[in-house]
RNAcentral holds the full RNA, with entries from ENA and SILVA. The part of an RNA shown here (small-subunit ribosomal RNA, 5' domain) has 525 nucleotides and comes from an uncultured bacterium.

Context: one part of a larger RNA
């Protein structure tokens, strides 16, 4: 000088920001949904009508509620946000490059299509199991759920011949022949909209690979058998011992290999004139992970934080047969710590996921709430007032002298407080209506939203009213006397101080600094 600090006295307000320790266990509740414009289904509470009967009132059928909730299939998200830093000394980061070895839902573009069938399952329903979790058996049923057959622009793939062109392996382009591969409705003012298929491109996003840079320790010197390379095969979107057979014996390493320790890595951040050095909260990119470990399914995308399967710890129900769970998501709780917050409010704004819209969901984010943790900023008043006041309380040579313009006192002023009135900006849209009108857009209208918040903010009225304190005064180092103690009590960062006049112990009085903070301890330069 600096801090995600801590502890000790103190503590007015405001803005901005921050809020760790045991990747230690976790009570509760919330954080991931949406679509009825894809689809079959479809209550009940209540309200009412009518009828019947054994009338506190019950039953029975309509109707409203309502094609409304729950629940199902299907789609699309649940790979994004968000947390955490355990592992990881590695192509993980970071940089600069390939990729003629590759993938990309959703969105933009291009071309072109969507024809004829078919079987079922789910909810449901009857019956059964089981303490539950759930689970069987049968029978009905729809679709944008599945399956089959055609067309085949076209794409892959196999074969022939043909041109360009490159940076080795190779890349593109056009033709002829064969194989081989699609789809689905839904609304609707009937004008169309919106999906669905197969294709060209693009755009974003990733996957791989490679050049260079990435701590300490040789009191770690050899280290490796899929190990290094071939051939051929499986395998991946893809290249490759990635994985098999077989054959060769290789490969790395004093320019530090392999072994051990620590470690997430960068933009930065802190400190220095700087060259360094030290460090990776916050905020932004990568990366790993998600009780521990291991696996694949779906999926454009994962080997998945609130997703399944298998082991094993812990926890929790049990009818003892069996079952359930995972807060390093936001709160909060016990625990460990010197220590690190609220079981808050909206989704009004941004921004995300569903939808055609409405809209809903969003502990992402907006906001508040708790702490002087930190930066900053303002205040405790201002001007004047000497009989340099009485006193208190220090020092005195007893003469006075500090405290000190300090107080009183007069005049002033109201930042801040207190009370009252007013009061925001953050809001643009969506979405209807009307005109260009087929629509995208555009103009003009309308409707109707603000968690924060009656908040910030303005104005009035009131009165100096409500607000200072820590540490140090022996030299380093601003800032000195007296009383107490007597090498004791004790102070200290060095040096040293105390053993009877201690400016260094402890009090007091005066004093330096700094200030709503001040000191002290850590740790870094």
């Nucleotide at each position: 000088g600096a801090c995600g600090a801590a502890c000790g006295c103190u503590g007015g307000c405001g803005g901005c920001a921050g809020g760790c320790u045991u990747a230690c266990a976790c009570a509760u509740g919330c954080a991931a949904g949406u679509c009825g414009c894809a689809c079959g289904a479809g209550a009940a509470c209540g309200c009412u009508u009518u009828g019947g009967c054994u009338u506190u009132g019950c039953c029975a059928a309509g109707g409203c509620a309502a094609g409304u909730a729950c629940a199902g299939u299907g789609g699309c998200g649940g790979a994004c946000g968000g947390g955490u830093g355990c592992g990881u000394a590695u192509c993980g980061c970071g940089u600069a490059g390939a990729u003629a070895a590759c993938c990309u839902g959703c969105c933009c573009u291009c071309a072109g299509g969507c024809g004829c069938g078919g079987g079922a399952c789910a909810a449901u329903c009857a019956c059964g199991g089981g303490a539950a979790a759930c689970c069987g058996u049968g029978g009905c049923u729809a679709a944008u759920a599945c399956c089959g057959c055609a067309c085949g622009u076209c794409g892959u793939c196999u074969g022939g011949a043909u041109c360009c062109c490159g940076c080795a392996u190779g890349g593109g382009a056009a033709c002829c022949a064969g194989a081989u591969g699609a789809a689905a409705g839904c609304c609707u003012u009937c004008g169309g909209g919106c999906g669905c298929c197969u294709u060209u491109g693009g755009a974003u996003g990733g996957g791989u690979c490679u050049g260079c840079g990435u701590u300490g320790g040789a009191u770690u010197a050899g280290c490796u058998u899929g190990u290094u390379g071939g051939u051929g095969a499986a395998g991946u979107a893809a290249c490759a011992g990635c994985u098999c057979a077989c054959c060769a014996a290789g490969g790395c390493a004093a320019c530090g290999a392999u072994c051990c320790a620590u470690a997430g890595c960068u933009g930065g951040u802190c400190u220095g004139a700087g060259a360094g050095g030290a460090c990776g909260a916050u905020c932004a990119g990568c990366c790993a992970c998600a009780c521990u470990g291991g696996g694949a399914c779906u999926g454009a995308g994962a080997c998945a934080c609130g997703g399944c399967c298998c082991a094993g710890a812990c926890u929790c129900c049990u009818a003892c047969g069996g079952g359930a769970g995972g807060c390093a998501g936001c709160a909060g709780u016990g625990g460990g710590g010197a220590a690190u917050c609220u079981u808050g409010c909206a989704c009004a704004a941004u921004g995300g996921g569903g939808u055609a819209a409405c809209c809903c969901c969003u502990g992402a984010u907006g906001c508040a709430g708790c702490c002087a943790u930190g930066c900053c900023g303002c205040g405790u008043g201002g001007a004047g007032g000497a009989a340099g006041a009485c006193a208190c309380c220090c020092c005195u040579a007893u003469g006075g002298g500090g405290c000190g313009u300090a107080a009183a006192c007069u005049c002033c002023u109201u930042u801040u407080c207190u009370g009252a009135a007013c009061g925001a900006a953050g809001a643009g849209a969506c979405c209807c209506c009307u005109g260009u009108a087929g629509g995208u857009u555009c103009a003009g209208g309308g409707c109707g939203c603000g968690a924060c918040g009656g908040u910030a903010g303005u104005u009035c009225a009131g009165g100096a009213a409500u607000a200072a304190g820590c540490a140090c005064c022996g030299g380093c180092u601003a800032a000195c006397u007296c009383c107490g103690u007597g090498c004791c009590a004790g102070c200290a960062g060095c040096c040293g101080c105390g053993g009877u006049a201690a400016u260094a112990c402890g009090g007091a009085g005066g004093g330096u600094g700094c200030a709503a903070g001040c000191g002290u301890u850590g740790u870094c330069c």